Context: one part of a larger RNA
C1' cells in the first nucleotide's frame, strides 16, 4: 500500500464532464393500471395486498374394483421468529426532448452508432442473340427467366406533402444548314534527255459520327436576389419605385445534431442553470426523396429531470482473501560508454550528480516513496525539407481499353426512284432602231421547203415557253400553190440554208453516287436473319474506366499576399564592388529626323511699361533657377539645348589597347583600307547627351557565296560561311513541344538547418511605481481624484528572436500534494483624512496563520445563489499524467451547416472514441548493521543544530458610558461556550468484529427420529467481545521577556533659533529571537555525570512469547506464570439437549446452556542440556 469481496452512524448526488461505480428492484398469486396510439399496442406501464408451519372441514383433476394414492384450489382455527418467494436464481421505475420507423448488420485488435441495411416511394435502361456483367476469344452469369420480369440509381415504414428554375453541365430527340477525318473524283503545279510517261504536290468537289444551332429533361447534377420610398405620436411596412436574374426560397420548421454575434429575447425548471423544455424569427450559413414536415412502438444511441436507492461524496473506518514482507526452492525481462553518482548560488548548446564557488556530507544495507536523472519503450504520426513514394480525384498533360462514325476486305445478283456528270436528240435566247423575240463565228446566193406518200402557209382551238409582242408544238375545220432568202432598210452585227460554239429547257442512253425493294451462296437438317451484321484495317469522334507522370522557387517556420529579367538614385562607410519580403522610381519603347555636318543663335522665371485684359512688344534683375523623346542620376551656356542650309556615316572590311566577368557574356576604342556626306579649311560623322527599351542552344523558314552529289552526268536532298525572321522559353542562364488538385487512410527518409508545448533574450504590449501638476475636489493641485507628457522595475499577458531538444522534453482543466514571492484580501501596529462616534477613504511597516460550499459551462476564467474576518495576486517545465482522470484539444466512424465540379477542407457545430512502465542512482521517509568516539560495558543528563507549533470572530461586561441635537454609538481592560486546526485516547456514543450467541431457508450426510454437521457471499438475518477506529472522548494553538519595523517621543547642538539624531536616553507590531513541543553527540570540535569489570561484569546465538514488529530491531521471561492446556470469573449471546408435563399436532412451561481475542488462578506441555564473542589495568614470559 495495492487488488477483489462484505459491513457501515448521521446525511442522501452535495461526488462528477456525466449517479461512473455500487446500492436498490426482482418469484407466483389476486387487485390495479394514465397520456397518447397505426386501435395492435403502450403494460409486468404506474401503484398496492398476499406467500411459514399445524390440524380440521368443503371441492377439482388423473389412477383404481376397492381401499387408497397423487393432484390443485376454497375456507376455519390454532402456533413460533425481528424477518415466512426467509438461501441461491432473479425487471429499478416514471417524465421530456433529438436522431433513426422497426427485427436486422458493421471498423476481428481503442469508433455498435444518428453509419449500412430494410419494406414501401420515384426515375431510368431493357421486346429476348434484351439490357447489365465477365471474359483475348470460344463461351458464361442475366435465366431454363421475358417488362407483374431483369438491371442500374436516388430515396427510406406510416400520415400530410414534395414549390419555381431547362440560363449553365449531363441525357434525349431533331436532321434543314454551318464545320470535319480517312478516301474517291480532280483543276492545276513542281522536276524530269521533259510532253506515249513517270515521280512529287494539290486548290476545288463528293464524303460520317462528333460539335456549333433547335427543342425536351429537375425524386437528372445543380440553383432559388439588391437598393429605395411610403400609414395623422412612435415602431413596422399591406402599397410603390428601380436595377438585375435561368428564376428568385412556396409549405413546412427553425438560436436547430444547422446560430458566428452568443450565455439570443420572453417563460419554465433550481436557492443559484453557457444545461433541458416550450415560445419568439435579424434563418453569419433552414427548407421540401441531395427529401421537407409529423409520428404510435421499438433502441446496450444523445441530451434534462423526478421517485427510488446508495461510501459517489462530506469523510473515511473495520474485516476477509489474494499480492506486497521473512524463511525454503525455483528462476525473466528491458535497461546498461564508463563511474569513486550530494545540496545552493552562479557559468555554459541558454533548465548540472560531473565547471566555479559556498555549504552539507562516517561507511554499508532493507522496506517504503516517486521530485530529478531533460528516466526507460518506439531513427516524432504535429510541422518543415527531398526536383521521395503510395493512394485518390478532376473540364491538370499525355496515351491505353472501351464505345460510336466512315472508307476498304469479307461482298454476290436484281429492280426502282432521286441526284449528278458524260453523250445523243429537241427546242430554248426580246436594249435601242429595224417588217419583227437577231445567242455567238464561219460557211453562203450557189438556194431550201413545198406541190413529189404522210398539206407548206392563212385563219380557229388546244397546250408549253413568255419580256404579254410573241415563239413552238400538237389538233379539228375552212381556204389554199406557193413560201422563205439574197436585193432594199435599220443596226454594232442580218437574216433561208449548212457546221461548229455559249446559254437554258425537255428527252434518252452509259456511268457513279445515295436510298429503298426483293433473291440467294454460305454450314448439320429445319427456320429465322442476310449482302445488313459480324470480324479485320484505316480514320474522326468520345474515353478517370484504366495508366504514366506533372503540379516552381524566394519567404524571420510553411501557407495566403508579394516577388522572380533589365535601367536610376539612396542604404554603401569619399577607389570598384556590397545584403534584406530597406526606401523612392522607371523598363519591355520612340525616331528619315528627334540622324550627319556647317552656320547662326540662348533659355525659365519674377517686376516694370505699353494695351481693358491675355497674347505680344520692350527695359530691369538672375549662371541656369530652362531645355536635352522617356524615369532618375550625371552633364551640358565658348552647347550636348533652338533654328536655318545642304545630305544619309543609322557606311563595308578590320583593329592595336583597355574595362568588366567564375564562365557565358557586356563595354569603350585610337589606327588601317575602300568608297562617301557636310564645310573654305582645320575636320567631324561606323545613328540618337550617357546609363533601361531584352532572351544562351536546339529545331525550322528565307536570301547570297561554296563544297558533297549514292553506276555515270544532273537533279532532288543533306552541310558550311555571311546576313536575317520565328519564343511575355516575364519563374526573363530558358529542365518538355506538351502538365492540375486531395490525403484526418496514409508511407519512407531527414530537420531542432524550421514552426506548435516549455526552458532561454528581449520587453513592443501587459503589469507596477515615481515624477510633472493643467484641471476636478463650493473655496483650496497633492483627504481623494488627477488629463497630456517624462522616468524607471518587473518578467504574470500578448508578442518579437529560433539559441538547447524532431534516433520524442506527453498538451488544457480537474483530483492529490504542496512550496516560494510580496505588488497584503483578512487578522497585528501605525500615519494622514473633506476622520464627532459608528462605518469608511488613502498611505506606510506587516508574509506568523488563514484564505469557503455549492449552481451553469470540458473548461482556467466569467456569472449567480449561500454564507464569511476575508474568500488576495502570483512564481515553481502556464508546479504536480514513471501519482490519478482524460470531459476538451488532436487520428481513424458518422452527420450537419458552409466552400469546392470533385477527392475532400473548415481556431464552425455535433456524436463516438487503447492513458504502458516489477525503481538502478541522487533526493525523501522509515528501520537496520559496522566502525568510531584512545579499554570493555550499563544507565542518566547537557543540548549545538533542526523540526513542529503560531487562527479568527460572535457573545457578555465595561456601559447604553465617551461622542453626538437625535438617530445611533465606542477605543482600551475583564469574561467565558461554541467554530477551524493539530495531537493523542478507546471510559462512555456508534461504525466494524469471516464463526462468540442465537434464529431461519434450500440440500447433501452422519441407517432412521432426535441431535448435529458440510454447501450455498461468513448462505442468510438479528446481537455482539477484544482489537482497530470517528462521526465519539481528553487537551493544545497560553502567558512571557528580549532586540526591533513603520511610527511617536526626550534631551539636543552642527545652525545663539528650530530640530526624534550627530553625542545620549526611550515607546512600539499576529511579524524577528526566546520561550512551548519533538529528535538530537556520526556536534568526527565525537561533550557530561555515576556505577560495574579479572575469570569476572556484559553481550550474542538459542528458546516460549507480545504492551513490539516487514526483515532486523525493541520489550517480558526462560523452573517460571513467558505462551498453550485446565480451572474460575468477567463479558456477549438469550432459556442448550434430554426429561417431565400440557395439547390431535406445530408448540409451551419448568431449567439455562455455549461463550474468539479479557483478567486471576493453577507447571499439566513448551522455555533442558548444550554453544560462540570481548577485553585496558593487573600477572606471567
Nucleotide at each position: 500500500u495495492u487488488a477483489u469481496a462484505u459491513u457501515g452512524a448521521a446525511g442522501g448526488a452535495a461526488c462528477u464532464c456525466g449517479g461512473c461505480a455500487a446500492a436498490a428492484u426482482g418469484a407466483c398469486u389476486c387487485c390495479g393500471u394514465a397520456a397518447c396510439u397505426u386501435c395492435g399496442g403502450a403494460a409486468u406501464a404506474a401503484g398496492g395486498a398476499g406467500u411459514a408451519g399445524u390440524u380440521g372441514a368443503u371441492u377439482u383433476u388423473g389412477g383404481g374394483a376397492a381401499a387408497c394414492c397423487a393432484u390443485a384450489a376454497u375456507u376455519a382455527a390454532c402456533u413460533g421468529g425481528c424477518a415466512c418467494a426467509a438461501a441461491a436464481u432473479c425487471g429499478a421505475g416514471g417524465a421530456c426532448a433529438g436522431c433513426g420507423a422497426c427485427u436486422g448488420u458493421u471498423u476481428a485488435u481503442u469508433a455498435a452508432a444518428a453509419a449500412c441495411a430494410u419494406a414501401g416511394g420515384u426515375c431510368u435502361c431493357u421486346g429476348c442473340a434484351a439490357a447489365u456483367u465477365c471474359g483475348u476469344a470460344a463461351g458464361a452469369a442475366g435465366a431454363a427467366g421475358u417488362a407483374u420480369a431483369g438491371a442500374g440509381a436516388c430515396u427510406g415504414a406510416c400520415g400530410c406533402c414534395u414549390g419555381c428554375c431547362c440560363g449553365g453541365u449531363g441525357c434525349u430527340g431533331c436532321a434543314a444548314g454551318a464545320c470535319u477525318a480517312a478516301u474517291g473524283u480532280u483543276a492545276a503545279a513542281a522536276g524530269u534527255u521533259u510532253u506515249g510517261g513517270c515521280u512529287u504536290u494539290g486548290a476545288a468537289c463528293a464524303a460520317a459520327a462528333a460539335u456549333c444551332c433547335c427543342a425536351g429533361u429537375a425524386a437528372a447534377c445543380g440553383g432559388c436576389g439588391g437598393c429605395u420610398g411610403u400609414a395623422a405620436c412612435u415602431c413596422u411596412g399591406a402599397c410603390g419605385g428601380u436595377c438585375c436574374u435561368a428564376a428568385g426560397g412556396u409549405a413546412g420548421c427553425g438560436a436547430a445534431a444547422u446560430u458566428c454575434c452568443u450565455u439570443g429575447g420572453c417563460a419554465u425548471u433550481u436557492a443559484a442553470u453557457u444545461g433541458g423544455u416550450g415560445u419568439c424569427c435579424c434563418g453569419c450559413a433552414u427548407g421540401a426523396a441531395u427529401g421537407g414536415c409529423g409520428u404510435a412502438a421499438c433502441g446496450a444511441c444523445u441530451g434534462u429531470c423526478c421517485u427510488a436507492c446508495u461510501g459517489u461524496c462530506u469523510c473515511c473506518a473495520a474485516u476477509a482473501u489474494a499480492a506486497u514482507c521473512u524463511c525454503a526452492g525455483u528462476g525473466a525481462a528491458a535497461u546498461u560508454g564508463a563511474a569513486a553518482u550530494c545540496u545552493c548560488c552562479g557559468u555554459g548548446a541558454a533548465g548540472a550528480u560531473g565547471c566555479g564557488g559556498a555549504g552539507u556530507a562516517c561507511u554499508u544495507a532493507c522496506g517504503g516513496c516517486u521530485a530529478g536523472a531533460c528516466g526507460g519503450a518506439a531513427a516524432g504520426a504535429c510541422c518543415c525539407c527531398g526536383u521521395g513514394c503510395a493512394c485518390c480525384u478532376u473540364u491538370a498533360c499525355u496515351a491505353c481499353a472501351g464505345c460510336u462514325u466512315u472508307g476498304c476486305a469479307u461482298u454476290g445478283u436484281a429492280a426502282u426512284a432521286a441526284a449528278a456528270a458524260a453523250u445523243u436528240u429537241u427546242g430554248u435566247a426580246u436594249g435601242u432602231a429595224g417588217g419583227a423575240u437577231a445567242u455567238g463565228u464561219g460557211g453562203g446566193a450557189a438556194g431550201u421547203u413545198g406541190u413529189u406518200a404522210a398539206a407548206a402557209u392563212a385563219u380557229u382551238u388546244u397546250u408549253a415557253c413568255g419580256c404579254c409582242a410573241g415563239u413552238a408544238a400538237a389538233u379539228u375545220a375552212u381556204a389554199a400553190a406557193a413560201a422563205c432568202g439574197u436585193u432594199a432598210g435599220u443596226g454594232a452585227a442580218a437574216u433561208a440554208c449548212c457546221a461548229c460554239u455559249u446559254u437554258u429547257u425537255a428527252u434518252a442512253u452509259u456511268u457513279u453516287u445515295u436510298a429503298u425493294u426483293a433473291c440467294u451462296c454460305a454450314u448439320u437438317u429445319c427456320u429465322c436473319a442476310a449482302a445488313c451484321a459480324u470480324u479485320g484495317u484505316a480514320u474522326a469522334g468520345u474515353g478517370g474506366g484504366u495508366a504514366g507522370u506533372u503540379u516552381g522557387a524566394c519567404u524571420g517556420g510553411g501557407g495566403c499576399g508579394g516577388u522572380c529579367g533589365c535601367c536610376u538614385c539612396c542604404u554603401a562607410a569619399a577607389g570598384a564592388g556590397u545584403a534584406a519580403c530597406g526606401g523612392a522610381g522607371g523598363c519591355g519603347u520612340a525616331u528619315u529626323a528627334a540622324g550627319g555636318u556647317a552656320a547662326a543663335u540662348u533659355c525659365a522665371a519674377a517686376u516694370c511699361a505699353a494695351a481693358a485684359a491675355a497674347a505680344u512688344u520692350g527695359a530691369u534683375u538672375u549662371u541656369a533657377g530652362a531645355g536635352c523623346a522617356u524615369a532618375a542620376u550625371a552633364g551640358u551656356a565658348u552647347a550636348u539645348g533652338u533654328u536655318u542650309g545642304c545630305c544619309u556615316g543609322a557606311c563595308u572590311g578590320u583593329a592595336a589597347g583597355a574595362u568588366u566577368g567564375a564562365c557565358a557574356a557586356a563595354u569603350c576604342a585610337a589606327g588601317c583600307a575602300g568608297g562617301g556626306a557636310c564645310g573654305a579649311a582645320a575636320g567631324u560623322c561606323g545613328g540618337u547627351u550617357a546609363u533601361a527599351g531584352u532572351g544562351a542552344u536546339c529545331c525550322g523558314g528565307u536570301g547570297a557565296u561554296u563544297c558533297u552529289g549514292u553506276g555515270u552526268g544532273g537533279a532532288a536532298a543533306a552541310g558550311a560561311u555571311c546576313a536575317u525572321c520565328g519564343c511575355u522559353c516575364a519563374a526573363c542562364g530558358a529542365a518538355u513541344a506538351a502538365a492540375a488538385g486531395g490525403u484526418a487512410c496514409g508511407c519512407c527518409g531527414g530537420g531542432g538547418a524550421u514552426a506548435a508545448c516549455a526552458g532561454g533574450c528581449u520587453a513592443a504590449u501587459c503589469a507596477u511605481u515615481c515624477u510633472c501638476u493643467a484641471g476636478a475636489g463650493a473655496c483650496c493641485c497633492u483627504a481623494u481624484c488627477g488629463a497630456c507628457g517624462g522616468a524607471a522595475u518587473g518578467g504574470u499577458u500578448u508578442g518579437g528572436c529560433a539559441c538547447c531538444u524532431c534516433g520524442a522534453u506527453g498538451u488544457u482543466g480537474g483530483a492529490u500534494u504542496a512550496u516560494c514571492g510580496u505588488g497584503u484580501c483578512c487578522u497585528g501596529g501605525a500615519a494622514c483624512u473633506g476622520u464627532a462616534g459608528a462605518u469608511g477613504g488613502u498611505u506606510c511597516c506587516a508574509a506568523g496563520g488563514g484564505u469557503u460550499u455549492g449552481g451553469c459551462u470540458g473548461u482556467u476564467c466569467g456569472c449567480c445563489a449561500a454564507g464569511u474576518a476575508a474568500u488576495a495576486c502570483g512564481g515553481u517545465a502556464c508546479a504536480u499524467g514513471a501519482u490519478c482522470u482524460g470531459a476538451g484539444u488532436u487520428u481513424a466512424g458518422a452527420a450537419c451547416g458552409u466552400c469546392g465540379u470533385g477527392a475532400g477542407a473548415c481556431a464552425g457545430u455535433u456524436u463516438g472514441g487503447u492513458c504502458c512502465c516489477u525503481a538502478u542512482c541522487u533526493a525523501c521517509c522509515g528501520u537496520a548493521a559496522g566502525c568510531g568516539a584512545a579499554a570493555g560495558a550499563a544507565a542518566a543528563c547537557u543540548a549545538a543544530a533542526a523540526g513542529a507549533a503560531u487562527u479568527a470572530a460572535a457573545c457578555c461586561u465595561u456601559a447604553g458610558u465617551a461622542c453626538g441635537a437625535g438617530a445611533g454609538g465606542a477605543c482600551c481592560g475583564g469574561g467565558a461556550a461554541a467554530a477551524g486546526u493539530g495531537a493523542a485516547u478507546c471510559c462512555a456514543u456508534g461504525a466494524u468484529g469471516u464463526a462468540u450467541c442465537g434464529g431461519u431457508u434450500g440440500u447433501u450426510a452422519u441407517a432412521c427420529c432426535a441431535a448435529u454437521a458440510g454447501c450455498a457471499u461468513a448462505g442468510c438475518c438479528g446481537a455482539g467481545u477484544a482489537g482497530u477506529u470517528a462521526u465519539a472522548u481528553u487537551c493544545g494553538u497560553a502567558a512571557u521577556a528580549a532586540a526591533u519595523a513603520a511610527u511617536u517621543g526626550c534631551u539636543g547642538a552642527a545652525a545663539g533659533c528650530a530640530u526624534u539624531u550627530a553625542a545620549g536616553c526611550a515607546a512600539g507590531a499576529a511579524g524577528u529571537u526566546a520561550a512551548u513541543c519533538u529528535u538530537a553527540a556520526g556536534a568526527u570540535c565525537a561533550g557530561u555525570u555515576u556505577u560495574c569489570u579479572u575469570u569476572a561484569a556484559a553481550a550474542g546465538a538459542c528458546g516460549u512469547a507480545a504492551u513490539a514488529g516487514a526483515a532486523c530491531a525493541u520489550u517480558a521471561c526462560g523452573u517460571g506464570a513467558u505462551a498453550g492446556g485446565c480451572u474460575u470469573a468477567a463479558u456477549g449471546u438469550u432459556u442448550a439437549c434430554a426429561a417431565a408435563u400440557u395439547g390431535u399436532a406445530a408448540a409451551a412451561u419448568u431449567u439455562a446452556g455455549c461463550u474468539u481475542a479479557u483478567a486471576a488462578g493453577u507447571a499439566c506441555u513448551a522455555a533442558a542440556u548444550a554453544c560462540u564473542u570481548u577485553u585496558a589495568c593487573g600477572a606471567u614470559u